This is a predicted structure of a 374-nucleotide RNA (Bacterial RNase P class A) from Cognatiluteimonas weifangensis. The RNAcentral record of the sequence draws on ENA and Rfam. The model forms 94% of the base pairs in the Rfam consensus. The prediction has a mean pLDDT of 78. Lineage of the source: Bacteria > Pseudomonadati > Pseudomonadota > Lysobacterales > Cognatiluteimonas. A source record names the gene rnpB. Its Rfam family is "Bacterial RNase P class A". About the family: Ribonuclease P (RNase P) is a ubiquitous endoribonuclease, found in archaea, bacteria and eukarya as well as chloroplasts and mitochondria. By type it is a ribozyme.

RNA sequence: GGAGUCGGCCAGACAGUCGCGUCAUCGUCCCAGCAAUGGGCGGUGCCGAGGAAAGUCCGGGCUCCACAGGGCACGGUGCCAGGUAACGCCUGGGCGGCGCGAGCCGACGGAAAGUGCAACAGAAAGAUACCGCCGAUGGCCGGGCGUCCCUUCGGGGCGGUCCGGAUCAGGCAAGGGUGAAAUGGUGCGGUAAGAGCGCACCGCGAGUCGGGUAACCGACCGGCACGGCAAACCCCACCGGGAGCAAGGCCAAAUAGGGACCCCAUGACGUGGCCCGCGUCGGGUCCGGGUAGGCUGCUCGAGCGUAGCGGUGACGCUGCGCCCAGAGGAAUGACUGUCCACGACAGAACCCGGCUUAUCGGCCGGCUCCGCCG
Numbered sequence: 001g002g003a004g005u006c007g008g009c010c011a012g013a014c015a016g017u018c019g020c021g022u023c024a025u026c027g028u029c030c031c032a033g034c035a036a037u038g039g040g041c042g043g044u045g046c047c048g049a050g051g052a053a054a055g056u057c058c059g060g061g062c063u064c065c066a067c068a069g070g071g072c073a074c075g076g077u078g079c080c081a082g083g084u085a086a087c088g089c090c091u092g093g094g095c096g097g098c099g100c101g102a103g104c105c106g107a108c109g110g111a112a113a114g115u116g117c118a119a120c121a122g123a124a125a126g127a128u129a130c131c132g133c134c135g136a137u138g139g140c141c142g143g144g145c146g147u148c149c150c151u152u153c154g155g156g157g158c159g160g161u162c163c164g165g166a167u168c169a170g171g172c173a174a175g176g177g178u179g180a181a182a183u184g185g186u187g188c189g190g191u192a193a194g195a196g197c198g199c200a201c202c203g204c205g206a207g208u209c210g211g212g213u214a215a216c217c218g219a220c221c222g223g224c225a226c227g228g229c230a231a232a233c234c235c236c237a238c239c240g241g242g243a244g245c246a247a248g249g250c251c252a253a254a255u256a257g258g259g260a261c262c263c264c265a266u267g268a269c270g271u272g273g274c275c276c277g278c279g280u281c282g283g284g285u286c287c288g289g290g291u292a293g294g295c296u297g298c299u300c301g302a303g304c305g306u307a308g309c310g311g312u313g314a315c316g317c318u319g320c321g322c323c324c325a326g327a328g329g330a331a332u333g334a335c336u337g338u339c340c341a342c343g344a345c346a347g348a349a350c351c352c353g354g355c356u357u358a359u360c361g362g363c364c365g366g367c368u369c370c371g372c373c374g
Stems, first nucleotide, its partner, number of pairs: 001370010012339007020048002023045007031038002050345001054356002057354005062244004074240005079093005094108001095106004109235002114233002116229002130176002132172003137169003140165006146158005184202006203224001204222002207220005248296004258287006267281005303322008340343001
């Protein structure tokens, strides 16, 4: 100097003028309403969107409802350990894959519980042989030699032997072929041909020992138990009650209905004929619930900054400092000047921790590889 990788931060800057919203405070109108409570105008002061406020995909707080405990069912998570309020998040480690490397990616528990699945092709997708190899062993066929017999240029027999054929039984799974996948792989030996049959290396293992909290790793041992799929059912371990701020709480009219007491006709109607009794029908006062309306929940919080300490780290503890939107038709804008690299994605609505997605450009730091100079 170039290329790359990981982490953190910023999100046009500064000044001025005018405006908008909440809150606090001062003044004012005495404005709306039965009330609860709210509103208009003016002044001053503080503060006023994000790293994703987004998707609403996970986890929690908070609220109401349900709930003795345990189990079943259902759903979720899934290498191990740790962090955390919790998580499907994060950190560290293991294993596998990619990269020269810094580093990145991974639904990564169990196939010695059971059930099941594998299209097409193929002989066979759990015990199979299509082509092929062999045919050691036992037959068969042909021939040579030996021997015996009938015989006489010839023929036949043998529980003799040798060679050949690949014909039968049989042996094999090396090779070919099919397939995503074919019963450990490569090589040497071995064999009739083959085969962990033997050996070396690699792989594998439910064995032994050692290391590690564990996942797992190493050494030795064992010729190897017999393939794949659990994002098929299933098994194992852990977790999970439901609904959501339109949750919920408080104040509280009119009208209708409910309850208690009192008053009035001392009546009417019903109780199947009569009496008592009871019920219904009128007016008043009080009480309680709901509705309209209003207030609240609402922002001080698993908070932010900083220093020290513990930890490899995520993170935790302690001290000091700070207050940083809280609306309810919903505020955060406009103009002027100067400057630059000319400004992306996008806007709170109960709150918080994550993940994912969108995003102009810039700054800082750690590390890796390559080239050059000293």